This is a predicted structure of a 354-nucleotide RNA (Bacterial RNase P class A). Its Rfam family is "Bacterial RNase P class A". Rfam describes the family as follows. Ribonuclease P (RNase P) is a ubiquitous endoribonuclease, found in archaea, bacteria and eukarya as well as chloroplasts and mitochondria. Rfam classes the family as a ribozyme. Of the family's consensus pairs, 97% are formed in the model.
RNA sequence: UGAGUACGGAAAGUUGAUCGCGGCCGCCUUGAGCGGCUGAGGAAAGUCCGAGCUCCGUAGGGCAGGAUGCCGGAUAACGUCCGGCGAGGGUGACCUUAGGGCUAGUGCCACAGAAAUGCGGACCGCCUGCCUCGGCAGGUAAGGGUGGAACGGUGCGGUAAGAGCGCACCAGCAGUCUGGUAACAGGCUGGCUAGGUAAACCCCAUCCGGAGCAAGACCGAAUAGGGAAGGGAUGAAGCGGCCCGCUGACCUUCCGGGUUGUGUCGCUGGAGCUUGCAGGCGACUGCAAGCCAAGAUAAAUGAUCAACGCCGCCUGCGGGCGGAACAGAACUCGGCUUACUGAGUACUCACAAC
Numbered sequence: 001u002g003a004g005u006a007c008g009g010a011a012a013g014u015u016g017a018u019c020g021c022g023g024c025c026g027c028c029u030u031g032a033g034c035g036g037c038u039g040a041g042g043a044a045a046g047u048c049c050g051a052g053c054u055c056c057g058u059a060g061g062g063c064a065g066g067a068u069g070c071c072g073g074a075u076a077a078c079g080u081c082c083g084g085c086g087a088g089g090g091u092g093a094c095c096u097u098a099g100g101g102c103u104a105g106u107g108c109c110a111c112a113g114a115a116a117u118g119c120g121g122a123c124c125g126c127c128u129g130c131c132u133c134g135g136c137a138g139g140u141a142a143g144g145g146u147g148g149a150a151c152g153g154u155g156c157g158g159u160a161a162g163a164g165c166g167c168a169c170c171a172g173c174a175g176u177c178u179g180g181u182a183a184c185a186g187g188c189u190g191g192c193u194a195g196g197u198a199a200a201c202c203c204c205a206u207c208c209g210g211a212g213c214a215a216g217a218c219c220g221a222a223u224a225g226g227g228a229a230g231g232g233a234u235g236a237a238g239c240g241g242c243c244c245g246c247u248g249a250c251c252u253u254c255c256g257g258g259u260u261g262u263g264u265c266g267c268u269g270g271a272g273c274u275u276g277c278a279g280g281c282g283a284c285u286g287c288a289a290g291c292c293a294a295g296a297u298a299a300a301u302g303a304u305c306a307a308c309g310c311c312g313c314c315u316g317c318g319g320g321c322g323g324a325a326c327a328g329a330a331c332u333c334g335g336c337u338u339a340c341u342g343a344g345u346a347c348u349c350a351c352a353a354c
Stems, first nucleotide, its partner, number of pairs: 001350007010341001013308007021039007028031001041326001045337002048335005053212004060244004065208005070084005085099001086097004100203002105201002107197003123144002125140007152170006171193001173190007216265003219261001226255006237247002272291008310323005
């Protein structure tokens, strides 16, 4: 210098002036007055997970259904995060990983191929036998061919030809020992061999009641609940897929009628933020001190000017011109995902110089 990898941060900035808006507080001359304070984000977004909170007659049991799925940890919880293990990728920094069980059972493996899981399989080839001499019978999975995959691989022996038939090494499986909390790693022994697929059904383990702030509570206004038909203690209705259990008297349809607010709370002080110290590899946790930082309801958070900053271009070095992404709260948190600007730090590789 070029190409990359990882990480933590920042985010049309600061000050002043003028005008305008939401919220809170104060004052008085009580008016749509004046003054003060305060007023978006790292994603406020998608609404995809997990919680708090609220209600459903406490939500108990079973079935069905759904989610998760290597190990250990963090956490209020999670499908999130951290640290490992295995596998895969990269020269490397490093990255990716729905990664339980096909030795419970069942299914599937197109086309091609003789044969696709059945102790089954002979197309060519090889070997043996027979004869009418190019066919038949038998043996054979070493070789060829098909295929993503052909029933362990390589080599030696062996054999009529072959074959874990025997042996050595390797892979895999089972048992066992050692190390590790564990996933797992390494060693020894054994019979010689067991295909893939669970992002196929399924099995195993763990978890899961539902609806959501338009939840829900209160005040105000109005008030009356009336008529008809049908069902109902031989069970209405409540729970939402079904059953049991629980509560136990209303329910459905039609007809006719009354009332309904620029209402209040929920609403923002919380698994809160900042700093320091301590523990931990880390996610995170503990202690101390300090701080309070939008709360609207058709929805405020804006505009203009000046000076100074940031970046780019031009320059006569005085300055001039242009630019500044994605996006905007609506009950609140923890995550994930997506959108997006410009810098920094550490590390890796290549080249060059010393």
Description
The sequence was found by an Rfam model in a public genome assembly.